[in-house]
Background:
A computed fold for a 1524-nucleotide RNA from an uncultured bacterium, annotated as small-subunit ribosomal RNA. Its mean pLDDT, the model's own confidence on a scale to 100, is 85.
RNA sequence: AGAGUUUGAUCCUGGCUCAGAACGAACGCUGGCGGCGUGGCUAAGGCAUGCAAGUCGAACGGACCUAUGGGAUGGGUAACCUGAACAUAGGUUAGUGGCGAACGGGUGAGGAAUGCAUGGACAACGUACCCCGGACUCGGGAAUAGCGGCGGGACUUCGGUCCCAUUAGCGAAAGUGCCGGUAAUACCCGAUGAUCCCUUUGGAUCGCAUGUUCCAAAGGGCAAAGCUCCGACGGUCUGGGAUCGGUUCAUGUCCUAUCAGCUUGUUGGUGAGGUAACGGCUCACCAAGGCAUCAACGGGUAGCGGGCGUGAGAGCGUGGCCCGCCACACUGGGACUGAGACACGGCCCAGACUCCUACGGGAGGCAGCAGUGGGGAAUAUUGGACAAUGGGCGCAAGCCUGAUCCAGCAAUGCCGCGUGUGUGAAGAAGGCCUUCGGGUUGUAAAGCACUUUCAGUAAGGAGGAAAGGUUAAGUGUUAAUAGCACUUAGCUGUGACGUUACUUACAGAAGAAGCACCGGCUAACUCCGUGCCAGCAGCCGCGGUAAUACGGAGGGUGCGAGCGUUAAUCGGAAUUACUGGGCGUAAAGCGUACGCAGGCGGUUUGUUAAGCGAGAUGUGAAAGCCCCGGGCUCAACCUGGGAACUGCAUUUCGAACUGGCAAACUAGAGUGUGAUAGAGGGUGGUAGAAUUUCAGGUGUAGCGGUGAAAUGCGUAGAGAUCUGAAGGAAUACCGAUGGCGAAGGCAGCCACCUGGGGUCAACACUGACGCUCAUGUACGAAAGCGUGGGGAGCAAACAGGAUUAGAUACCCUGGUAGUCCACGCCGUAAACGAUGUCUACUAGAAGCUCGGGUCUUCGGACUUGUUUUUCAAAGCUAACGCAUUAAGUAGACCGCCUGGGGAGUACGGCCGCAAGGUUAAAACUCAAAUGAAUUGACGGGGGCCCGCACAAGCGGUGGAGCAUGUGGUUUAAUUCGAUGCAACGCGAAGAACCUUACCUACACUUGACAUACAGAGAACUUACCAGAGAUGGUUUGGUGCCUUCGGGAACUCUGAUACAGGUGCUGCAUGGCUGUCGUCAGCUCGUGUUGUGAGAUGUUGGGUUAAGUCCCGCAACGAGCGCAACCCCUAUCCUUAGUUGCCAGCGAUUCGGUCGGGAACUCUAAGGAGACUGCCGGUGAUAAACCGGAGGAAGGUGGGGACGACGUCAAGUCAUCAUGGCCCUUACGUGUAGGGCUACACACGUGCUACAAUGGCGCAUACAGAGUGCUGCAAACCUGCGAGGGUAAGCGAAUCACUUAAAGUGCGUCGUAGUCCGGAUUGGAGUCUGCAACUCGACUCCAUGAAGUCGGAAUCGCUAGUAAUCGCGUAUCAGAAUGACGCGGUGAAUACGUUCCCGGGCCUUGUACACACCGCCCGUCACACCAUGGGAGUGGGUUGCUCCAGAAGUGGAUAGUCUAACCUUCGGGAGGACGUUCACCACGGAGUGAUUCAUGACUGGGGUGAAGUCGUAACAAGGUAACC
Repeated sequence: AGAGUUUGAUCCUGGCUCAGAACGAACGCUGGCGGCGUGGCUAAGGCAUGCAAGUCGAACGGACCUAUGGGAUGGGUAACCUGAACAUAGGUUAGUGGCGAACGGGUGAGGAAUGCAUGGACAACGUACCCCGGACUCGGGAAUAGCGGCGGGACUUCGGUCCCAUUAGCGAAAGUGCCGGUAAUACCCGAUGAUCCCUUUGGAUCGCAUGUUCCAAAGGGCAAAGCUCCGACGGUCUGGGAUCGGUUCAUGUCCUAUCAGCUUGUUGGUGAGGUAACGGCUCACCAAGGCAUCAACGGGUAGCGGGCGUGAGAGCGUGGCCCGCCACACUGGGACUGAGACACGGCCCAGACUCCUACGGGAGGCAGCAGUGGGGAAUAUUGGACAAUGGGCGCAAGCCUGAUCCAGCAAUGCCGCGUGUGUGAAGAAGGCCUUCGGGUUGUAAAGCACUUUCAGUAAGGAGGAAAGGUUAAGUGUUAAUAGCACUUAGCUGUGACGUUACUUACAGAAGAAGCACCGGCUAACUCCGUGCCAGCAGCCGCGGUAAUACGGAGGGUGCGAGCGUUAAUCGGAAUUACUGGGCGUAAAGCGUACGCAGGCGGUUUGUUAAGCGAGAUGUGAAAGCCCCGGGCUCAACCUGGGAACUGCAUUUCGAACUGGCAAACUAGAGUGUGAUAGAGGGUGGUAGAAUUUCAGGUGUAGCGGUGAAAUGCGUAGAGAUCUGAAGGAAUACCGAUGGCGAAGGCAGCCACCUGGGGUCAACACUGACGCUCAUGUACGAAAGCGUGGGGAGCAAACAGGAUUAGAUACCCUGGUAGUCCACGCCGUAAACGAUGUCUACUAGAAGCUCGGGUCUUCGGACUUGUUUUUCAAAGCUAACGCAUUAAGUAGACCGCCUGGGGAGUACGGCCGCAAGGUUAAAACUCAAAUGAAUUGACGGGGGCCCGCACAAGCGGUGGAGCAUGUGGUUUAAUUCGAUGCAACGCGAAGAACCUUACCUACACUUGACAUACAGAGAACUUACCAGAGAUGGUUUGGUGCCUUCGGGAACUCUGAUACAGGUGCUGCAUGGCUGUCGUCAGCUCGUGUUGUGAGAUGUUGGGUUAAGUCCCGCAACGAGCGCAACCCCUAUCCUUAGUUGCCAGCGAUUCGGUCGGGAACUCUAAGGAGACUGCCGGUGAUAAACCGGAGGAAGGUGGGGACGACGUCAAGUCAUCAUGGCCCUUACGUGUAGGGCUACACACGUGCUACAAUGGCGCAUACAGAGUGCUGCAAACCUGCGAGGGUAAGCGAAUCACUUAAAGUGCGUCGUAGUCCGGAUUGGAGUCUGCAACUCGACUCCAUGAAGUCGGAAUCGCUAGUAAUCGCGUAUCAGAAUGACGCGGUGAAUACGUUCCCGGGCCUUGUACACACCGCCCGUCACACCAUGGGAGUGGGUUGCUCCAGAAGUGGAUAGUCUAACCUUCGGGAGGACGUUCACCACGGAGUGAUUCAUGACUGGGGUGAAGUCGUAACAAGGUAACC
């Protein structure tokens, strides 16, 4: 840092996807060790059990225990025993009291501001414990916990007594009552007291101000607590500090305007209350304010920050662990105590839930640490210790501490280490692959030699420890050598972790490797299996029989105790663009203007200092990041210092620029004066042409309309024509890329009213008055709506006629709204230049419109402004294109865009009479959708050109019969292939057997055939038997060839294994060969140029040609494959040669070139010549070339052939051959016999023969060419009616034979008929070939004599020696052509021409096609699925308003009741408590709205689906141009 994916390819736009990092993670596979971190993200859901906040006896009265002293009492004869009170010391401690419990720990529900962050303010504040000062600590009093007691019954004079029971208030419990009495550092009163507080007065200081501070005076008010070892520790008042808080201000702090108005304690004032404190915080009264587009109010979501993740940064995302702040503690409300709470492990009430209960009542709150069930993809031990750090209490020892420190569990993350090292080629075995040679795994293993980290066993063993205690000494305090405090020294002594870290010894390679991937992106390839199946997939996509993409294996790549996957985040993404994007056509300029707020703003001077710049100060917590060091062996980790924290605030300077203020200017803007153009707007009038209708005249049969028709009108008189009248609408010509207007738009002429613009002036004036503009306002085509008019023409709807498969269309005939006018709505258009407005600048050229100026020869020329059109440079643009009227270069302001579809749709709001408009989503779905340009292909687009393409002709096919091939059907089999042109007389140049591949039956299994091995044997052959034959059995003859004598080669048989064999499959795995477009004129390349590029240019253009043939021009210049030529045949001539061919002249002759001879001619076959637009004339650009002519055998490629460019059709062929893969192996191989390929209701193709007189038949008669021949051609002769047979000469062929060519010609006959045409079919008889002629050959003879009288729609061939017609030959072949391939004979007609059909070439145009029009593609309907809107409603959540209700609590009131301290005149009072009541208020209830979620019969459209149905709307002029 980029990459993949839209296309045939390209560039752009644009989305989707990937590579990176990271994680409180989860899941899959796997798992050796250690260090350091981390670990309920879900149900702020519920919780069993244990623990998490206590401590102080140096505050208090006690109780209990121990020790010592003490000795009462009692017992005992005594000894002696018991040992109370009391005292001292120590310990434990329920209760009162103090301090703490408001910290620490948890969680993130709520909360969008009473929060948090940053910086200020408090002259409106508080602060226990701590520190430093000042002053005190006096005298009394009343209680109350603890502690002790409280049984029942009867009687009673209400004092108590008796009896029964025994230790018992009540209650199940929680808990709690009554009586008695007691202490304090608990409580109360009094005294004292100020530099404390309050009130009043005076003075001074400071502050912007409210006010503050200080001084003085007067009056009023307020305190305390002791303990004691006398050291200390406390207590009270007061000042200050520190710390921690409280309040307040400014700025910042998510989404939504489909939330636009909100607010009544609301905003302010006065007064009062309340608070630590300001304040509507609360109350009474007064005023009517306050907030909001700079986003109030409402809704949704969310703890905030330091930071963390990512990123180059700016940003974006996030707030787990650690730190700061906030909020919460089952849910809601409330206060108490206190320095601090409206309090997680406190209280009261209400609610839900759970538990206990004796049913009367009670108890509880893990979002502390563990743990449990639940939920979930998912998150740990009911561990140890206070040893350390810290906290509470205490003088202290110490106690408490699930804070914390440790351990346990989890690869959950980061970091480190190991799983061995060296050597080792026979490159072992095995695996895999293989072209079978080998390659690879692979120095890998084994083997040999070493090492021992880690784990294991054993031994040793730090540091984390400082305290504390005690003894001694010293210093200070003190009256004091006590004691206390401090210092020093000695001794003692505290470790959960812990079997610690670490070190050493021992043994042995010993205990320790997996996961993902291997088509591209993306590093890494082969085999097998599977066969659009199974499956994969992040995107593109892979899989339909050779899958590097699925599954397995081998191998490889990557990472490694981990590796992959999934979720979510940032990045890449400049796809929200501040840095850093766009809007003509890709998404995107509001239809247009005016204009408030807002934003921006000309020149000069002065001033200011808000912006701006510089310096300083404070702050920006720590941790983290970064840098430099240090400590764990390293690292992670920990730690010291620095830097940084880009910010905020204060302050001091500066004055260029922006802003503010003041003054001035005229270049921006505007006003006036005169001349000026115009379909600018409004109102009223008026004119002519035309259409239509009406009336009348003339007049007669049609008119009208169309591609063609019909509907329609017309004999009741149309149409036509003439005259007159009526009425409405629109204004020909002029008229124009002309004019005017902001846009929409505006057109006869005249008048009136009126808006705006341009230009000229050596005119005047104002003096920045400007530009843009969210919300807003006005205008705004057509259609449409309302009311009232009007209505000629046109014309939705509608009707009819046509067209059509249909035709609710296009065409025609009619025709109503509407179109017109007035008034009022609507507010949209492809309202377009698809281009917002304003300003400035940046080469030119040519026009148009409206003004001005100068010159003029009066034609015009030059010049200066405005409007408008075209071309074009620079520049810009993806390209197309734009280009002084910018899409260039800049500035100002507004609007708009962010993948396609869903959708400009739903819901909601606003507007509208309605139609509808405006604002405007989501679910879901796809990997594209789009723009411009390129190359093709295509067009019922255009131009040019060609071709037997049409036309002009000739002859056919299609009808008949037969032949042949195909389809179909049949069959045991009818083997297989070829299927539009380009399959179908094709493979097949020839199926009776064979061929033969098919069927039936019978056989063989190393095989019919090849190679290798072993053994035997020559090979081969005779005869007989069985059998359909293959084959089998028996049998006869026979010992070969070469030799260096060792043996070898060929052949046969037997045996075994490798293997043979396959016309089995795949022509869509292939080679080769072939067809076709097409013998069409095309197809390309190099260099250069051009374009961002695909590409273009060349190859286009003007001519010309059969031709990309040639010429000219040209940013092209050349070249290649094609064309042409070179090759073959043929047409003319020449030379050479002269047999088997030839014969002019000469001779002979059997009259036959037969013979002698000749070499002239024909011919043969070799070599040459010839034709090149070469010559002449014309046309053409003078070129190429064309036209005509001459000469010539031949004239413009002379005629024919061979020759087939780049490519297309997955064209054809695995059955010619070759070949990969797959399949069969006693069979899908091989052999044999028979059958089949020859079937036959039918359909098609290609042919033959005909239908006749241009003919048939008969007789006579003339003339070819090219071939073939020894398993052959066969003459002549004989024979047969004939096919043929017999015999046999010649000839391996210019010698002989096939071989009589036929049509033709001459004569005769037939006379238009199913015939003397035609010959099918059938019967009979034969011939030939062959082993064989039945299925199933050809030919001959006799007899038979079918259809057919020229062929519907349609269709084929041919342009000259051609069509047509006539025969001849050859290949194949034993035999078997009407086919195929050749040969010659006779020998035409027609072509005006290119409009049309078909095919092709070039140029151009359009395209939504590229599998390329046999393309693409739209909508309804039917079916399935998905999400969504409406919906009678239904069920929840949240919330507004009104009302009811009112727990606990606080505040107020209150003689209803009670009341210790103080006062008292002793009566009572002050004060207090309970009760009652009022106010506020939580839960709860009722009603009525709003909003949101879910659900709902039915219903609307949308999306997606395999090859459904109906049409064909769009893309080409898409067949009616399309679209708004």